The prediction has a mean pLDDT of 83. Small-subunit ribosomal RNA, 3' major domain from an uncultured bacterium, 473 nucleotides, folded computationally.
[in-house]
Context: one part of a larger RNA
RNA sequence: UGACGGGGACCCGCACAAGCGGUGGAGUAUGUUGUUUAAUUCGAUGCUACGCGAGAAACCUUACCGACCCUUGACAUGUCGCACGCGAUUUCCAGAGAUGGAUUUCUUCAAUUCGGUUGGUGCGAACACAGAUGCUGCAUGGCUGUCGUCAGCUCGUGUCGUGAGAUGUUAGGUUAAGUCCUGCAACGAGCGCAACCCACGCCCUAUGUUACCAGCGGAUAAUGCCGGGGACUCUUAGGGGACUGCCCGCGUCAAGCGGGAGGAAGGUGUGGAUGACGUCAAGUCAUCAUGGUUCUUACGGGUCGGGCUACAAACGUACUACAAUGGCGUUAACAGUGGGUCGCAAUACAGCAAUGUAAAGCCAAUCCUUAAAAAACGCCUCAGUUCAGAUUGUCCUCUGCAACUCGAGGGCAUGAAGCUGGAAUCGCUAGUAAUCGCUGAUCAGAAUGCAGCGGUGAAUACGUUCCCGGGUC
Repeated sequence: UGACGGGGACCCGCACAAGCGGUGGAGUAUGUUGUUUAAUUCGAUGCUACGCGAGAAACCUUACCGACCCUUGACAUGUCGCACGCGAUUUCCAGAGAUGGAUUUCUUCAAUUCGGUUGGUGCGAACACAGAUGCUGCAUGGCUGUCGUCAGCUCGUGUCGUGAGAUGUUAGGUUAAGUCCUGCAACGAGCGCAACCCACGCCCUAUGUUACCAGCGGAUAAUGCCGGGGACUCUUAGGGGACUGCCCGCGUCAAGCGGGAGGAAGGUGUGGAUGACGUCAAGUCAUCAUGGUUCUUACGGGUCGGGCUACAAACGUACUACAAUGGCGUUAACAGUGGGUCGCAAUACAGCAAUGUAAAGCCAAUCCUUAAAAAACGCCUCAGUUCAGAUUGUCCUCUGCAACUCGAGGGCAUGAAGCUGGAAUCGCUAGUAAUCGCUGAUCAGAAUGCAGCGGUGAAUACGUUCCCGGGUC
């Protein structure tokens, strides 16, 4: 000077408390450990690994295993020789395929100093070399997590101290904040804070192939359907608006705090983006790059099949339930993000259904994709049930060369555990929790995951003694 203390003082945070809903018990999904395996590829491991890298493992992916093949190599540059446009394409044989052998058709290259040379492609030869998801994240770059959106971390000059260092940055107030004020051997400055950026909420102007009978006219069984309009909603731009600006009180005549007015919004309006100096030899050599090191007829390359999907057990994260604030049936409303030509598909018909057949419209504010909970009526009457839906049998649908290992969906049948969960533990302060569905990325197909969107919509916060983390002295 720091760090630490079951030392002190002050302050903050869903940290506790006050509440609401969960996890821990069940079944399933998914990740991990372990075990197994020819292989179950690799990495991530307290918080900060475990629905994580992976925003899609049937083949491919794929890095793993087995078998079969290749060796200047799948890919790059260079040398020599030979051949030839390149390229596209048909058929046959062997084979699991890679590959090997034969074969059909279309086409018959460019520059040119016209001797040839150069470019391009293929084959062959020998070497330089290629190649490696091999190792080292404790050799590294880059990127990332975390403390933490915590309020801190420093510098110049001056002053003090023999010096390490101190001062400034402490103190009294105040703030979300090293935010600001006052004081002071300090005076200034930088990186952070805040503001500047984006979205939402109010208004204005402009804009009208969405919206409007608002006002006028026409048409229909009905509908902005048509003429028409620029009012409203909305779209897209540009502005305005909030600053403790105004009033009262408190306060040191300060910063500011409490209350009020006006206002769509009030004291950071709400949310996002934004992450200081640094910490953890934190993570990543498997995104990529890269030093060193190792392999070089193999630790490189290709193919088929298998594996990553195994299953005494353990853990994490989710989904679905255990029911009557419910289940089932019938009737029947109301969204918003988005996406769509290898596509979205209205509508009609067939089918119990998944789906199929025909097919309008739409490269989209124009066409398509679009709710569920809620509501109304009826049945069930507390049961392992008209709860719950695992598991299994069987018949189908779809995608795709191909659903055996190993896909999703539908019908019928089957109907397991489960009656609210021990110790313990998690999230959340408002359009939040809880609950309900919808969309998208990936994607041929395949979400209970992820990223978004809207619908319905609470309870509680006395307070800071205690637990955890952090800040100042």
The full RNA is in RNAcentral, with records from ENA.